Predicted 3D model of a 74-nucleotide RNA (transfer RNA) from a Saprospiraceae bacterium. The same sequence occurs in records of 2 taxa. The coordinates come from a structure-prediction model, not an experiment, and the mean pLDDT is 81. The sequence is in RNAcentral, with records from ENA.
Parts: sequence; structure tokens; C1' cells
RNA sequence: CGAAGUAUAGCUCAGUUGGUUAGAGUAUCGCCUUGACAUGGCGGGGGUCAGUGGUUCGAAUCCACUUACUUCGA
Repeated sequence: CGAAGUAUAGCUCAGUUGGUUAGAGUAUCGCCUUGACAUGGCGGGGGUCAGUGGUUCGAAUCCACUUACUUCGA
């Protein structure tokens, strides 16, 4: 320098051809259970879906560019 891929909750990830409330596990907090702890059960909080712009009635999802990281080529 060229090509491809990834970016969603603190962490690991899902999201099935654009539509109904953005989810799971884990972590964290509260309650129940115990003499106490652990385990277990119930519930809560936590996200500008990397950024900007565009397409569309409607975008995490499609398009362009930018940024970060990974891989390949030179």
C1' cells in the first nucleotide's frame, strides 16, 4: 500500500431476507431460604447496537465514508 473480517450491557455472545418491547449467559444489587456462609429461588438496574451521513413510512440489520482491532497478500 491492497484485500477480507469483526465492532450490540462490566465480560462472552445471539439477534433467522428491514417491522411489534433490543435479548441470553455471566457479573453486580435487593429480597427469600440459613444460627452464619455457600448453593438454590424470585426480582431490579445497566445499551446513544463503534462514529458520521444516506436509502426507506420504518435501520442493530441495507449503502458510502471514517476510526479501532484481527487475518491474508505485497